[in-house]
RNA sequence: GGGGCUGUAGCUCAGUGGGAGAGCAUCGCGCUGGCAGUGCGAGGGCCGCGAGUUCGAAUCUCGCCAGCUCCA
Numbered sequence: 001g002g003g004g005c006u007g008u009a010g011c012u013c014a015g016u017g018g019g020a021g022a023g024c025a026u027c028g029c030g031c032u033g034g035c036a037g038u039g040c041g042a043g044g045g046c047c048g049c050g051a052g053u054u055c056g057a058a059u060c061u062c063g064c065c066a067g068c069u070c071c072a
Stems, first nucleotide, its partner, number of pairs: 001071007010024004018055001026042006048064005
């Protein structure tokens, strides 16, 4: 320098054009004498950044940035 993959909640990840979600973690309440455990509930994101296409973009296209990997 070139190719491929990845980037979504604190962490691990799903989500293939119209509602942003799950598990764990955090907080609150109940069960218990207490702990652990468990049940119910709550908070937390403007989807790596910018632009384009579209009535509408996390999703499609382009550029850039970062990480992993292959080639040189």

A computed fold for a 72-nucleotide RNA from a soil metagenome, annotated as transfer RNA. Its Rfam family is "tRNA". Its family is annotated with triplet codon-amino acid adaptor activity in the Gene Ontology. It is annotated as a transfer RNA. The coordinates come from a structure-prediction model, not an experiment, and the mean pLDDT is 84. The sequence is in RNAcentral, with records from MGnify.